[in-house]
Context: one part of a larger RNA
RNA sequence: CUGGGCGUAAAGGGUGCGCAGGCGGUUCUGUAAGUCAGAUGUGAAAUCCCCGGGCUUAACCUGGGAACUGCGUUUGAAACUACAGAACUAGAGUGUGGCAGAGGGGGGUGGAAUUCCAUGUGUAGCAGUGAAAUGCGUAGAGAUAUGGAAGAACAUCGAUGGCGAAGGCAGCCCCCUGGGUUAACACUGACGCUCAUGCACGAAAGCGUGGGGAGCAAACAGGAUUAGAUACCCUGGUAGUCCACGCCCUAAACUAUGUCAACUAGUUGUCGGGUCUUAUUAGAUUUGGUAACGUAGCUAACGCGUGAAGUUGACCGCCUGGGGAGUACGGUCGCAAGAUUAAAACUC
Numbered sequence: 001c002u003g004g005g006c007g008u009a010a011a012g013g014g015u016g017c018g019c020a021g022g023c024g025g026u027u028c029u030g031u032a033a034g035u036c037a038g039a040u041g042u043g044a045a046a047u048c049c050c051c052g053g054g055c056u057u058a059a060c061c062u063g064g065g066a067a068c069u070g071c072g073u074u075u076g077a078a079a080c081u082a083c084a085g086a087a088c089u090a091g092a093g094u095g096u097g098g099c100a101g102a103g104g105g106g107g108g109u110g111g112a113a114u115u116c117c118a119u120g121u122g123u124a125g126c127a128g129u130g131a132a133a134u135g136c137g138u139a140g141a142g143a144u145a146u147g148g149a150a151g152a153a154c155a156u157c158g159a160u161g162g163c164g165a166a167g168g169c170a171g172c173c174c175c176c177u178g179g180g181u182u183a184a185c186a187c188u189g190a191c192g193c194u195c196a197u198g199c200a201c202g203a204a205a206g207c208g209u210g211g212g213g214a215g216c217a218a219a220c221a222g223g224a225u226u227a228g229a230u231a232c233c234c235u236g237g238u239a240g241u242c243c244a245c246g247c248c249c250u251a252a253a254c255u256a257u258g259u260c261a262a263c264u265a266g267u268u269g270u271c272g273g274g275u276c277u278u279a280u281u282a283g284a285u286u287u288g289g290u291a292a293c294g295u296a297g298c299u300a301a302c303g304c305g306u307g308a309a310g311u312u313g314a315c316c317g318c319c320u321g322g323g324g325a326g327u328a329c330g331g332u333c334g335c336a337a338g339a340u341u342a343a344a345a346c347u348c
Base pairs, nucleotide, nucleotide: 004319005318006317007302008301012316014201015200016199017198021194022193023192025088026087027086028085029084030083031082033081034080035077036076037075038074039073040072041071042070049065050064051063052062053061054060091191092188093187094186095185096183097182098181099180103177104176105175106174107173108172109171110154114150115149116148117147118146119145120144121143125136126135162169163168206247207246208245209244210243211242215241216240220236221235222234223233258315259314260313261312262311263310266293267292268291269290270289271288272287273286274285275284276283277282297304298303321348322347323346330341331340332339333338
């Protein structure tokens, strides 16, 4: 390379948007670039192949043929692809009326709890553990009552529930705003799918500047445990956790399952919308999600099973024995931490 693969064996990019590229619905007409057929020129000789001939044979030499799968010119064909023109509505989209939602951004506001402060009551313990001790407390703690302050998170509802491309999103109210879904009609008329490079978003931790700091808590200190204990347990406690702005760009970023489309038994729950029947209220049906089981089929097995890992198509990403190594070097990015791209020697 031809291949074979990617849920768990190596392998789906963290997610989306999207230029180039690749691929692309139905009908008609035309063109003839691809495509197919014929003719013709060329495709040196030798070699290879076939049929013969010559050295006693063979290797070797030699005659003829075929072949040289290619390229050019020309004449046709018009199904398919392409291109041009015309049309269509089943893909895609727009409008109209509803609907659900922790989707996003900003502002305001509420109660419980915690800690702290002040004051009253009140007296000797409190806290903590397997047991203790460090710690707090007669300078009045803990408990209890009232008042005040601060920051962070929102019990119950709450769910195999909902929304979002993913990361993720939860008290309540207001403002701004994205997407989805459904019903019946109208409209546009292939406007589509995927997407290297690129752009944007991207938990936590971390970084920069300025705020904030109740609780929790890396580091750190002390007390225990232990042979030791740089831990697990306890008492404290700083970064951080929170906010604004700017970086970082990684995760078991997982459904370990790329996106889109078509087709292929069912059953049961649940969320959102519609239609019909019935009038105890449920049933039937349709559509979009989200779960459990399961037929065919698939799979090494486990399992998957209309939300496929089934049967197919389009496009992208990735894998190719283990270690060395997601490392070195170089490049790019970053304030740094580091990220990304990414080998080889050697070894089994």